[in-house]
Context: one part of a larger RNA
Molecule: small-subunit ribosomal RNA, 3' major domain
Organism: uncultured bacterium
RNA sequence: UGACGGGGGCCCGCACAAGCAGAGGAGCAUGUGGCUUAAUUCGAUGCAACGCGAAGAACCUUACCUGGAUUUGACAUCGUGGGCAAUGCAUUAUGAAAGUAGUGCGGAGGUUAUCCCAUAGACAGGUGCUGCAUGGCUGUCGUCAGUUCGUGCCGUGAGGUGUUUGGUUAAGUCCACCAACGAACGCAACCCCUUUGCGAUGUUGCCAGCGGGUCAUGCCGGGAACUCGUCGCAUACUGCUGGUUUUCGCGAGAGGAAGGUGGGGAUGACGUCAAGUCAGUAUGGCCCCUACAUCCAGGGCUGCACACGUGCUACAAUGGCAUAUACAGAGGGACGGGAGGCCGCAAGGCGGAGCAAACCCCACAGAGUAUGCCUCAGUUCAGAUCGGGGUCUGCAACCCGACCCCGUGAAGUCGGAUUUGCUAGUAACGGCGUAUCAGCUACGACGCCGUGAAUGCGAUCCCGGCCCUUGCACA
Numbered sequence: 001u002g003a004c005g006g007g008g009g010c011c012c013g014c015a016c017a018a019g020c021a022g023a024g025g026a027g028c029a030u031g032u033g034g035c036u037u038a039a040u041u042c043g044a045u046g047c048a049a050c051g052c053g054a055a056g057a058a059c060c061u062u063a064c065c066u067g068g069a070u071u072u073g074a075c076a077u078c079g080u081g082g083g084c085a086a087u088g089c090a091u092u093a094u095g096a097a098a099g100u101a102g103u104g105c106g107g108a109g110g111u112u113a114u115c116c117c118a119u120a121g122a123c124a125g126g127u128g129c130u131g132c133a134u135g136g137c138u139g140u141c142g143u144c145a146g147u148u149c150g151u152g153c154c155g156u157g158a159g160g161u162g163u164u165u166g167g168u169u170a171a172g173u174c175c176a177c178c179a180a181c182g183a184a185c186g187c188a189a190c191c192c193c194u195u196u197g198c199g200a201u202g203u204u205g206c207c208a209g210c211g212g213g214u215c216a217u218g219c220c221g222g223g224a225a226c227u228c229g230u231c232g233c234a235u236a237c238u239g240c241u242g243g244u245u246u247u248c249g250c251g252a253g254a255g256g257a258a259g260g261u262g263g264g265g266a267u268g269a270c271g272u273c274a275a276g277u278c279a280g281u282a283u284g285g286c287c288c289c290u291a292c293a294u295c296c297a298g299g300g301c302u303g304c305a306c307a308c309g310u311g312c313u314a315c316a317a318u319g320g321c322a323u324a325u326a327c328a329g330a331g332g333g334a335c336g337g338g339a340g341g342c343c344g345c346a347a348g349g350c351g352g353a354g355c356a357a358a359c360c361c362c363a364c365a366g367a368g369u370a371u372g373c374c375u376c377a378g379u380u381c382a383g384a385u386c387g388g389g390g391u392c393u394g395c396a397a398c399c400c401g402a403c404c405c406c407g408u409g410a411a412g413u414c415g416g417a418u419u420u421g422c423u424a425g426u427a428a429c430g431g432c433g434u435a436u437c438a439g440c441u442a443c444g445a446c447g448c449c450g451u452g453a454a455u456g457c458g459a460u461c462c463c464g465g466c467c468c469u470u471g472c473a474c475a
Stems, first nucleotide, its partner, number of pairs: 001475002004471002007469003011465003016458001019422005026313008034304002042053002064299007073123001077122002079119005088105007125288002128286003134282001136277003139273001141271001146185006152161003165176003191265004196234007206223002210221003237259001240253002243250002315415001319374007331362003336355001341350003381412001386407007428451007
């Protein structure tokens, strides 16, 4: 000087407390450990691994296993020789395929290049090892308020001071004082979205007033008011009032759409964990080179006495079922999204209007509301499991897809110790969309809107953190 203390002081955080909804019990989904296996590819492992890499494992992917093949190679550069220019189309035998051995058609003025065949080696190739050799990127403490420098001063020196102290703040934020005076990276602001208003603009969006038309509908003429879209501007600054105070500020009020960083996002200092990643890519070193490379078929990654994490669905009446009916936002669409119509109980099929989309389509939002039935039961709760029949995608659904219909109708009656999230348009509940994607094991992830709470006395305690101080046998 740090780190540490079941030392002290001060302060903060859904850390506790006060509440609401959960997890831990059940079934299923998913990840992991373990076990099994020819293989169950690899990585991630307290917080900060475990719905993680994977925003899509039937083949492919694929790295694993078994078997069948290749050896200058699937891919790059260089040599030599040859070639109906190359590319192409069809096809036979064999084979599981890869391939192997051929045939025909098409195409030709010549040469070169490209390309193909043969061949030689230099080399290619490696998801082989090392993240404790690395770059880059990332997680974490933590959006915590810290981390430093120049000069000066103090100290023999390591170092200190500044950065401490007293107030204050979300903040090393600001103020006052001070052997310090200044400065840098962080904080804040500048950026984006949202909330209010104004101006401009007006189609594909809008329809108040005027006219026309319809069973009905901005449907038509038209309009530029309103909504909305786009662009630009304004607005909030403790600016004003009064209280407190030396200042900084704090608490109250007015006005205002909004009030004290308005709400949300992006933004992550110096550093820590030899944290993670050589399997995204790059890359040093080491290793393999008829194999640790490459191609193919099938299997595996989905295996199941078990254990754990994360979720979904429930255990019902604030409910279930049936009928009717109301109201979103944000997205996506051409190898696409696909209206109306017709067929099917349905999944879906037939068909193909308009739409590169404020125009057409996906697309009916659902919870809600109204009426009716059920009447507390393992039930008209719950839906696992299994039997049968189908649909769709795709060469192909046996291992191993999703969905529909009929039947079947398991556990489960609110969950021990313990434990998680959340302070407002939040939690909870409800649906909708997108990426990946032929399809899908999505109940995941990322977004969007609808309905919409409860509680917060406080700072004794648990956890984590900042600052000062003290002890120290630790560095």